[in-house]
RNA sequence: UCUGGGGUAGUUCAAUUGGUAGAAUGCGCCGCUGUUAACGGCGAGAUUGCUAGUUCAAGUCUAGCCCCCAGAG
Numbered sequence: 001u002c003u004g005g006g007g008u009a010g011u012u013c014a015a016u017u018g019g020u021a022g023a024a025u026g027c028g029c030c031g032c033u034g035u036u037a038a039c040g041g042c043g044a045g046a047u048u049g050c051u052a053g054u055u056c057a058a059g060u061c062u063a064g065c066c067c068c069c070a071g072a073g
Base pairs, nucleotide, nucleotide: 001072002071003070004069005068006067007066010025011024012023013022019056027043028042029041030040031039049065050064051063052062053061
């Protein structure tokens, strides 16, 4: 330098070929228990890497840039 894959909640990952962004774990509160843990319930937590474009509507499509992984030279 080129090719491919990836960037979404604190963390690990989904989102059915464009239509209200979810789960697990962690965190907070409550229940249970003599206490803790475990277990059960509820809740908070994301301007989807950045900037533009297309569209009634973009995590998803297009362009440029930044970062990570693999391969080629």
A computed fold for a 73-nucleotide RNA from a Pseudomonadota bacterium, annotated as transfer RNA.
Model confidence (mean pLDDT): 81 of 100.
It matches the Rfam family "tRNA". It is annotated as a transfer RNA.
The sequence is in RNAcentral, with records from ENA.
The source organism's lineage runs through Bacteria, Pseudomonadati and Pseudomonadota.